[in-house]
RNA sequence: GGGGUGUUGGCGCAAUGGUAGCGCGUCCGCCUCCAGAGCGGAAGGCUGGGCGUUCGAGUCGCUCACGUCCCA
Numbered sequence: 001g002g003g004g005u006g007u008u009g010g011c012g013c014a015a016u017g018g019u020a021g022c023g024c025g026u027c028c029g030c031c032u033c034c035a036g037a038g039c040g041g042a043a044g045g046c047u048g049g050g051c052g053u054u055c056g057a058g059u060c061g062c063u064c065a066c067g068u069c070c071c072a
Base pairs, nucleotide, nucleotide: 001071002070003069004068005067006066007065010024011023012022013021018055026042027041028040029039030038048064049063050062051061052060
């Protein structure tokens, strides 16, 4: 220098172009002498940045940034 791939709550991952879900964790409640386990509930992200396409974009296109892999 060229190419592939990834970037979504604190962490790990989902999501045919149609109001972003799950697990763990956190918090609250139930249970318990206390805690844990178990059960119930809640908070927490507008999806790496920007610009486009579209009635509508996490998803498609361009570009930038960062991680990772391959080639030179």
Molecule: transfer RNA
Organism: Smittium simulii